[in-house]
Context: one part of a larger RNA
RNA sequence: GGAUGAACGCUGGCGGCGUGCAUAACACAUUCAAGUCGAACGGACGAGAGGGCUUCGGCCCUUGAGUUAGUGGCGGACGGGUGAGUAACGCGUGAGCAAUCUGCCCCUGUGAGUGGGAUAACGUCUGGAAACGGACGCUAAUACCGCAUAAUGCAUUGAGAUCGCAUGGUUUUGGUGCCAAAGAUUUAUCGCACAGGGAUGAGCUCGCGUCCGAUUAGAUAGUUGGUGAGGUAACGGCCCACCAAGUCGACGAUCGGUAGCCGGACUGAGAGGUUGAACGGCCACAUUGGAACUGAGAACGGUCCAGACUCCUACGGGAGGCAGCAGUGGGGAAUAUUGGGCAAUGGGCGAAAGCCUGACCCAGCGACGCCGCGUGAAGGAAGACGGUCUUCGGAUUGUAAACUUCUUUUAUAUGGGACGAAGCAUGACGGUACCAUAUGAAUAAGCCACGGCUAACUACGUGCCAGCAGCCGCGGUAAUACGUAGGUGGCGAGCGUUAUCC
Numbered sequence: 001g002g003a004u005g006a007a008c009g010c011u012g013g014c015g016g017c018g019u020g021c022a023u024a025a026c027a028c029a030u031u032c033a034a035g036u037c038g039a040a041c042g043g044a045c046g047a048g049a050g051g052g053c054u055u056c057g058g059c060c061c062u063u064g065a066g067u068u069a070g071u072g073g074c075g076g077a078c079g080g081g082u083g084a085g086u087a088a089c090g091c092g093u094g095a096g097c098a099a100u101c102u103g104c105c106c107c108u109g110u111g112a113g114u115g116g117g118a119u120a121a122c123g124u125c126u127g128g129a130a131a132c133g134g135a136c137g138c139u140a141a142u143a144c145c146g147c148a149u150a151a152u153g154c155a156u157u158g159a160g161a162u163c164g165c166a167u168g169g170u171u172u173u174g175g176u177g178c179c180a181a182a183g184a185u186u187u188a189u190c191g192c193a194c195a196g197g198g199a200u201g202a203g204c205u206c207g208c209g210u211c212c213g214a215u216u217a218g219a220u221a222g223u224u225g226g227u228g229a230g231g232u233a234a235c236g237g238c239c240c241a242c243c244a245a246g247u248c249g250a251c252g253a254u255c256g257g258u259a260g261c262c263g264g265a266c267u268g269a270g271a272g273g274u275u276g277a278a279c280g281g282c283c284a285c286a287u288u289g290g291a292a293c294u295g296a297g298a299a300c301g302g303u304c305c306a307g308a309c310u311c312c313u314a315c316g317g318g319a320g321g322c323a324g325c326a327g328u329g330g331g332g333a334a335u336a337u338u339g340g341g342c343a344a345u346g347g348g349c350g351a352a353a354g355c356c357u358g359a360c361c362c363a364g365c366g367a368c369g370c371c372g373c374g375u376g377a378a379g380g381a382a383g384a385c386g387g388u389c390u391u392c393g394g395a396u397u398g399u400a401a402a403c404u405u406c407u408u409u410u411a412u413a414u415g416g417g418a419c420g421a422a423g424c425a426u427g428a429c430g431g432u433a434c435c436a437u438a439u440g441a442a443u444a445a446g447c448c449a450c451g452g453c454u455a456a457c458u459a460c461g462u463g464c465c466a467g468c469a470g471c472c473g474c475g476g477u478a479a480u481a482c483g484u485a486g487g488u489g490g491c492g493a494g495c496g497u498u499a500u501c502c
Stems, first nucleotide, its partner, number of pairs: 001502004006498005013373006019366002021331001026329003030326001032324001035074003040071002043068003048063006081285003090210008100202002105198007113147004122137006153178011183190002211257003218248003223245006230238001260282004264275004287307005309320004337363001339362003345359001346357004376406004386397004411439006420429001446491005451472003457486005467474002
């Protein structure tokens, strides 16, 4: 000198764009943050319409827009948060899978025949303070289960061709065995099953790279390898039985400490050093620990168990998880609103209308940062008054002010008023930005320094005191170094200080 997610002191006019718990992965009141589909299903309620009866109060039958608790489907594995753990194939980069899976989406081919038994809702009875149940009875489906059909599929077995880095792969043709389906409707379509291919996503393996400590030198028994069996989508001590005795290590094993990694960011001429906020990719975690279920895929706002904590209770038993958005307490030098909207972009569901969306888009707060603008311009010497200094002559503040002539960025008031919506409709922002007119210099300057480094000096007070200080050092009676005043220098809506990095 540059930089910062900064803080502190003094000061503070406006706008645009960004950015804002770095500390306690501390505890959390309250609202909201993941639903949707009636064009899968049976019910319940039901505006209205039609008909019948009527004692004029209504009642019954049919139809029925719509609403929906439940069954069922898809989505709650995305999106959002945090960085505790992790020195690891976690990440980065480059390869490999002849050892793999992939819902929705795209392409291709083939098919959807025939049966069955339940169950929630509902009804009756009933337990419990509640959470939540229990018994019996009834009912539907794109829920569940048979049978059929069966290959280009899978398994097994035989023959042939061909290819590879090995295990082996691909392909042709036989035999045997096995496996499927679901309907809805406004008749446009949307779905269903099997198989092949694609795309996307995921899993696994390997080469290289990835902080400090030797005042950590030996570490290791599923340990290293083999055979067999199991398990997985899949390879594998992944798990198990048996057998062998290996495996890693001074090219730093093991142990300990620290740490999410990267694209990048800051700095620097570069080499390098430091860093990993915001934005993007990957990973890990969701009160702590463990476990499985469902599913194409696994668990922040799913389930179960255990621990700690908090809450309710009729004492028998129950409920909860903000490292989602806001917000509260606490910690801290320190970090914001319990805001608006789904208008845009994107996501889930739906045939669609649409519904949901604290993702997102906006607004609010903070000079926290960067950038831009303003606080007036020109003229004006009696060099005014006042202040300060003085050798008492004057010098300086100083064209500075007053005064004259202007301007209106900004401000205020009034009127008009968007783009963002490509597409019928739809704009939170927002009566915002912007435009026009009017008013009137009107609404707007501070902070630090002045001994040298280092741009900028005098007076008074103080008297090794009070104090200053980044280093050298100032202060003990004329202090340009302390305090105040005048003047001056620097930067300017900021200026200084502190902390950290280069």
This is a predicted structure of a 502-nucleotide part of an RNA (small-subunit ribosomal RNA, 5' domain) from an uncultured Clostridia bacterium. Rfam family: Bacterial small subunit ribosomal RNA. Rfam links the family to the GO terms ribosome and structural constituent of ribosome. It was read from a public genome assembly.